[in-house]
RNA sequence: AGAGUUUGAUCCUGGCUCAGAUUGAACGCUGGCGGCAUGGUUAAAACAUGCAAGUCGAACGAGGUUCAUCCCUUCGGGGGUGAAUCUAGUGGCGAAAGGGCGAGUAAUGCUUUUCUCACGUACCCUGAGGUUCGGGAUAGUCCGGGGAAACUCGGUUUAAUACCGGAUAUGGUCACUUGUGAUCAAAGGCUUUGGUCGCCUUAGGAGUGGGAAAUGUCCUAUCAGGUAGUUGGUGGGGUAAAGGUCUACCAAGCCUAAGACGGGUAGCGGGUGUGAGAGCAUGACCCGCCGCAUCGGGACUGAGACACUGCCUGGACUCCUAUGGGAGGCUGCAGUAAUGAAUAUUCCGCAAUGCGCGAAAGCGUGACGGAGCAAUGCCGCGUGCAGGAUGAAGCCCCUAUGGGGUGUAAACUGCUGUCAGGGUCUAGCAAGUUUUGAGCAGACCCAAAGGAAGGGCCGGCUAACUUCGUGCCAGUAGUUGUGGUAAUACGAAGGGCCCGAGCGUUAAUCGGAAUCACUGGGCUUAAAGGGUGCGCAGGCGGGCCAGUAAGUACUUUGUGAAAUCCCUCGGUUUAACCGAGGAACUGCUCAGUAUACUGCUGGCCUUGAGCAUGGUAGGGGCGGUCGGAACGGUAGGUGGAGCGGUGAUAUGUGUAGAUAUCUACCGGAACGCCAAAGGUGAAGAUAGGCCGCUGGGCCAUUGCUGACGCUCAGGCACGAAAGCGUGGGGAGUGAAUGGGAUUAGAUAUCCCGGUAGUCCACGUCUUAAACGAUGUGCACUAGGUCCGGGAGGUUUUGAUGCCCUCCGGGCCGAAGGAAAAUUAUUAAGUGCACCGCCUGGGGAGUACGGUCGCAAGGCUAAAACUCAAAGGAAUUGACGGGGGCUCACACAAGCGGUGGAGCAUGUGGCUUAAUUCGAAACAAUGUGAAGAAUUUUAUCCUGGACUUGACAUGCACGGAUUAGCUUAGGGAAACUUAAGUGACGCCCGUAAGGGUGGAACGUGCACAGGUGCUGCAUGGCUGUCGUCAGCUCGUGCUGUGAAGUGUUGGGUUAAGUCCCUUAACGAGCGAAACCCUUGUCGCUAGUUGCCAGCGGGUAAUGCCGGGGACUCUAGCGAGACUGCCGGUGUUAAACCGGAGGAAGGUGGGGAUGACGUCAAGUCCUCAUGGCCCUUAUGUCCAGGGCUGCACACGUGCUACAAUGGCGCGCACAAAGCGAAGCGAUACCGUGAGGUGGAGCAAAUCGCAAAAAAACGCGCCCCAGUUUAGAUUGCAGUCUGUAAUUCGACUGCAUGAAGGUGGAAUCGCUAGUAAUCGCACAUCAGUUAUGCUGCGGUGAAUACGUUCCUGAGCCUUGUACACACCGCCCGUCAAGUCAUGGGAGCCGGGAGCACCCGAAGUCGCCACGAUUUAGUGGUGCCUACGGUGAGUUCGGUAACUGGGACUAAGUCGUAACAAGGUA
Repeated sequence: AGAGUUUGAUCCUGGCUCAGAUUGAACGCUGGCGGCAUGGUUAAAACAUGCAAGUCGAACGAGGUUCAUCCCUUCGGGGGUGAAUCUAGUGGCGAAAGGGCGAGUAAUGCUUUUCUCACGUACCCUGAGGUUCGGGAUAGUCCGGGGAAACUCGGUUUAAUACCGGAUAUGGUCACUUGUGAUCAAAGGCUUUGGUCGCCUUAGGAGUGGGAAAUGUCCUAUCAGGUAGUUGGUGGGGUAAAGGUCUACCAAGCCUAAGACGGGUAGCGGGUGUGAGAGCAUGACCCGCCGCAUCGGGACUGAGACACUGCCUGGACUCCUAUGGGAGGCUGCAGUAAUGAAUAUUCCGCAAUGCGCGAAAGCGUGACGGAGCAAUGCCGCGUGCAGGAUGAAGCCCCUAUGGGGUGUAAACUGCUGUCAGGGUCUAGCAAGUUUUGAGCAGACCCAAAGGAAGGGCCGGCUAACUUCGUGCCAGUAGUUGUGGUAAUACGAAGGGCCCGAGCGUUAAUCGGAAUCACUGGGCUUAAAGGGUGCGCAGGCGGGCCAGUAAGUACUUUGUGAAAUCCCUCGGUUUAACCGAGGAACUGCUCAGUAUACUGCUGGCCUUGAGCAUGGUAGGGGCGGUCGGAACGGUAGGUGGAGCGGUGAUAUGUGUAGAUAUCUACCGGAACGCCAAAGGUGAAGAUAGGCCGCUGGGCCAUUGCUGACGCUCAGGCACGAAAGCGUGGGGAGUGAAUGGGAUUAGAUAUCCCGGUAGUCCACGUCUUAAACGAUGUGCACUAGGUCCGGGAGGUUUUGAUGCCCUCCGGGCCGAAGGAAAAUUAUUAAGUGCACCGCCUGGGGAGUACGGUCGCAAGGCUAAAACUCAAAGGAAUUGACGGGGGCUCACACAAGCGGUGGAGCAUGUGGCUUAAUUCGAAACAAUGUGAAGAAUUUUAUCCUGGACUUGACAUGCACGGAUUAGCUUAGGGAAACUUAAGUGACGCCCGUAAGGGUGGAACGUGCACAGGUGCUGCAUGGCUGUCGUCAGCUCGUGCUGUGAAGUGUUGGGUUAAGUCCCUUAACGAGCGAAACCCUUGUCGCUAGUUGCCAGCGGGUAAUGCCGGGGACUCUAGCGAGACUGCCGGUGUUAAACCGGAGGAAGGUGGGGAUGACGUCAAGUCCUCAUGGCCCUUAUGUCCAGGGCUGCACACGUGCUACAAUGGCGCGCACAAAGCGAAGCGAUACCGUGAGGUGGAGCAAAUCGCAAAAAAACGCGCCCCAGUUUAGAUUGCAGUCUGUAAUUCGACUGCAUGAAGGUGGAAUCGCUAGUAAUCGCACAUCAGUUAUGCUGCGGUGAAUACGUUCCUGAGCCUUGUACACACCGCCCGUCAAGUCAUGGGAGCCGGGAGCACCCGAAGUCGCCACGAUUUAGUGGUGCCUACGGUGAGUUCGGUAACUGGGACUAAGUCGUAACAAGGUA
């Protein structure tokens, strides 16, 4: 100090989230020791039991016990004195402190500073003075009585430092004549007799209380008025004391927008947490103050209380009871139960510190000092240290005969002794000479590495990665998100990272958050300028002078408790912790000084503001009056069939005369042209002419006033349209509504009608995208240009022009600003003054409340809940039923088809035991398949077999068996059984034979095998956009950036082809060219090709000798480049025309396919990751199926005929293929074919010949035919093991549909379409009409780019980016959640009125008396309680309203593109 998250990417706005620190915490896992702290935050709900306030015999009387002593004795005992001790009582002091808690309290509180001449004060200190004479009671004790008890009544008797009277009065108080008068006290105890402790009066002090003032002290205006003892005065009462504190009377005040009154919440401060600070949050422990003591009321005693462990009384609750009555108060320390996520021992001690009493010893003290429990926090220590590589085993990972990690880690060797454990002893806490320790602490010795490590995390933020399992499941998650078969995100393991006796989670506060902004934010478009003006309060305010000194500055006084924080030093072995000193406590306050600025007071000024005078522009406002055009109506004339309306119709209207046209009259509303970038007005707004009344502005002149100003919360006024009320008016238009269309529907758009309204008058409403989405005022900060209004200068005057100046309205633009778009003297720049407003999206401008309104509704204005975004500007794409330019057999112009028929072929569907699989718009469907009868072929089906296997490699073992062949048996075959035969490699050896094991066989182990899955894990290959002209890069420049520029623009091209321009300059992949073929010529070479000339020969033939001329073959060259001419064009690129030429502008054709798109296709060509099968999803075999047929579609063939069919005759190709092959001559067969085998591995031989169409002749004569040939029957041929399912071909016979094909749709621009045949691959044969090639004959048309389809470039809009097959809205239906209304019902709070009225103070009356008392009655006040009418807050409720959320519900398609009606 920042980071993540909105987007395809960017910048900004903006929220959410994280990293830090902290806690009286809790929970999960784990847990060795010690020190110091802390520990009921919830029920101020209830409490069993014990303890928490006593003490004094030196104030007093009495009783008990023990001891000592004396006396008496009936020997049982009794009495006296003294000492010690105990008990209750009288009396004194204390009990008002200490301890606990925070319910109440928003001021009767607290804080800081003052005041008290308006006051009190026991104990303590100091000063002055005094302490005298008397008196009568009473508790206790004893006797008697009542009661269950608590307790109580009567009688006798007794003491005091208890109580009372008198005296005295230093002094106090009071009165007035200021030195007089009146009045007010006391208590004694002890003593060693020296005193000492007390008592009374009074003064002062210390300390401590009571009271008062000012200051600060939470939220709420959806609380705006409150108050009758209220505000003040007078008299009186009361108090220690001022005071409406109380009372009687008088007056009518007092508080409040600087927030009264009301409501909610809350003890306050020192401080604490956090933060750079300012702040924000908080008030445990410790200290100060306040309040409280079961819930209320009340007084008594006392120095002090309206009293936590006192009294009286009323309630609630608990307990005892003999039912008549009584007792009680843990918010003291422990503890119980309850509540809760949660908080400890019914411990020890008065040894220390303090407090009470006492003369003291001492007693008391749950204050306090300690211990116990709890990792609750902070701090410290330890769980070992050193060496040790066969880098062990195990586990994990990888590229796996091996390597890496865990890891010096372990084992092993040596060393040490903290803590815990055991033992011995005593410095210290002990002050104070001795004594005193509940607990704590210190020193030394012993033993043994022994007793002591876990938690969280590892996708990014955020340090730390691999394997396996799982398969949108289980789960995870603070945020973003992750998981749908290769998960570093789930679970586990290995490894790693961070902390460490802890680690995480949850909750909470501050921080980061400048995200409420004082320090330190904003408001054109992101949330945010009030619709506009006037204006009170408030805030702010021109120049000069003087005074004052409130603010301000400096110095100073007092205070700001201690503790805490900070600094220094010191004490605990260190630290935490503790002590001492200092600083600080930013504040308040006293006094002084200063006077610049602000304030206040006074005086002066003119520039701000206003007034006056003279001009001037204007749809500024209000009222009246007049006008023409158009429209509708009424009446009449002419006229005669439609008019009107639309994209096209129809409704409507018209022969009862419309529309059209002419004339006259009536009516209401709006004012064309001028007219604009224009004018005026505060805004809304404002337009025919004229008249009247009236507001404001601007310019000029500087005459007058002398700061009179700016802004403005509340307030007041104005305020489009629509709406409302009353009364008029009503031509046109026109919500609602009727009809007609459109449509799937059409409650719309379009058309025909049409009511309210629109118009007027008077009221009301008060809202708009009331917009410049930009508050008002003042000042300053470059220019240019246009328009409106005025003044001046120049030209002798004037027009005009030019110059200058003030006010207003626009455009462009610098600096600057801004996220950018943009703004820019009319600021969104730079400053000042004042007001309004904003703080994530939704819920919601909604609910409730208040207020205004006749209503509609307006103003003010939340919360629960929910999401992680919502949003602004700009960028690149994509898209548009946006635009511009351009291209393509895209359309058009043509030619021929498909779609109808039959058949072939493929697909879907259906069927089936199986009909194997893939391909699916274009870009699947004569596709993989260049050829399914078996094989192919895939386990697709049925059945039969095999299991190291049909195939490969390795190891181990066996044994010489073997493969093959023959025969026989079984079987459908695969296969199996039996018999026979039987090549063997190498070494030794003559041989016999021996050894070995290379191949082979068998057994076993590794493994083979898979056309099994995933083309969405992949490589490779391919299709498509598309042979479209595009796609990019380097450097530079522009922009905060994504990006742009280049690649746009002007021409041109088939082309991002080329040229020009140009913040771009260059380059690359594509285009073109290079390559093949074809078209012309030349050169070279002539065999198997050719034959002109020469010669020979034949029935005939280049047949032969020869030849290279020609054709041809196949090599090498030439040729074409807009090169030449003319024109157009920018002097360019290029285009048009022409010449020459075999060929002319890319000559024709082919190969060649940029960056990319479609998760396009293919795991079944091949390769390959992962998964799956392993006596089977592998392998072999037989048979069947892939050919199955109500049907639908695609691609083709053949036709429908005369441009034809049939018959006869006759002519002309190219390119291929051939050895398990092509196969000639010849013979046989009607034919398919057969027999046979010359020649040929080919320019030689063969297929092969007759190419066919064409051409010539003849027949047919428009018919289902001499068309067409499907289908079927019979007979055959060929291939093959095999032709039934299921082949082709031949002959004879049969002779179906079909007469040119609906909607729709396909191909083609020249040697093309159309038409005609030939050949090849695959192949035993064949379903080929398919595919791939070859040649023959050989057209028509293109005006052109409006439209359809597709494509390219530029531009525009966008809420799309999975990119329009996009996005997205609302009702309804389902589920969940929170919330408003609601007949009511229930409960709480604070008051008001009335009733009742305990205890008690104060007062009155009566009785009583020896003093003090006391008793009875009564008045005022009043707690609790009751009744009533309201008010306020909350809970609940049939029903009801909307809202939010929820992968795949329904209906439409409102918005985003001109979103199809902006």